[in-house]
Context: one part of a larger RNA
RNA sequence: CACACGUUCAGGAACUCGGCAAAAUAGCUCCGUAACUUCGGAAGAAGGAGUGCCCCGGUAGGGUUCACAGCCCGAGGGGGUUGCAGGGAAAUGGCCCAAGCGACUGUUUAGCAAAAACAUAGGUCUCUGCAAAGUCGAAAACGACGUAUAGGGGCUGACGCCUGCCCGGUGCCGGAAGGUUAAGAGGAGAGGUUAGUCGCAAGGCGAAGCUUUGAAUUGAAGCCCCGGUGAACGGCGGCCGUAACUAUAACGGUCCUAAGGUAGCGAAAUUCCUUGUCGGGUAAGUUCCGACCUGCACGAAUGGCGUAACGAUUUGGGCGCUGUCUUAACGUGUGACUCA
Numbered sequence: 001c002a003c004a005c006g007u008u009c010a011g012g013a014a015c016u017c018g019g020c021a022a023a024a025u026a027g028c029u030c031c032g033u034a035a036c037u038u039c040g041g042a043a044g045a046a047g048g049a050g051u052g053c054c055c056c057g058g059u060a061g062g063g064u065u066c067a068c069a070g071c072c073c074g075a076g077g078g079g080g081u082u083g084c085a086g087g088g089a090a091a092u093g094g095c096c097c098a099a100g101c102g103a104c105u106g107u108u109u110a111g112c113a114a115a116a117a118c119a120u121a122g123g124u125c126u127c128u129g130c131a132a133a134g135u136c137g138a139a140a141a142c143g144a145c146g147u148a149u150a151g152g153g154g155c156u157g158a159c160g161c162c163u164g165c166c167c168g169g170u171g172c173c174g175g176a177a178g179g180u181u182a183a184g185a186g187g188a189g190a191g192g193u194u195a196g197u198c199g200c201a202a203g204g205c206g207a208a209g210c211u212u213u214g215a216a217u218u219g220a221a222g223c224c225c226c227g228g229u230g231a232a233c234g235g236c237g238g239c240c241g242u243a244a245c246u247a248u249a250a251c252g253g254u255c256c257u258a259a260g261g262u263a264g265c266g267a268a269a270u271u272c273c274u275u276g277u278c279g280g281g282u283a284a285g286u287u288c289c290g291a292c293c294u295g296c297a298c299g300a301a302u303g304g305c306g307u308a309a310c311g312a313u314u315u316g317g318g319c320g321c322u323g324u325c326u327u328a329a330c331g332u333g334u335g336a337c338u339c340a
Stems, first nucleotide, its partner, number of pairs: 001335008010326002014324001019321001027051005036041001038158001052081005061073004082086001094319007101311002106118002122156007134142002159306004164236003169233002171229005178224003184218002189213005196205003237255005264298001265295001276292005
């Protein structure tokens, strides 16, 4: 010097991103216990007191039992005694206040993340009438030896109060008059070939058959079209003026839109400007809490706002406690080091 421990004057978080680590708390009995609350909790809240041994006396009482025999357990009280210290060692909660997120128990990145992520009960939409929908490589099988109080899928996520407007686009559902539309059906017409025929010839015309094509007409779903539908994908404005101080604008005008963001919340896990402004806490606070609203760019099941309980969760504050620190010292063990 390194690692693992032990002790420490005075101070007690001044350390640090942050009380990380350490210290502290701790058992049992009794007293006592707030806000809030879903009345269950919160709660071991918090905060206090006692604790050994001996005697009265194995007492009051309780248990066992047919028994007021015996045996076992034994609160409380009185008296005494000892040490620095009696849960004498060991095992063995630190606590409180406020806020965010997620209701909760649970699950997860085997090997850097345990969480606010996933799941969850509950809510809602949608599909499915049974040879169900759906899964699946055929068959088989599952779904289910179930039958809409059942099963599949999507979203949301206890509970409380709620969940506004827009169907123009996209999706889905319904409709079928009209337009468009495939194969197929259909076969007008056209071409090739040539028996024949015309021609002196070159060549022309050319039936039937075969063959290559092929118009009209007919022809479903779909699309166009007409409606519905948001706990379907999604969306939810701008400019100008106006009140008897000023400021602001309940009010008016105008443009655009499918409709212009309702309730609630709001510098927020969302606020750029920003350390916004005011208040609280500190001697001093870019964090924190309470407000304001000018929401760059919250907002209602991609849920909104609250919420008791819960959390190895995140943030801020306080009490206790301490070598985290002021500031370092000493000791123990194992190494390092020296010698062999």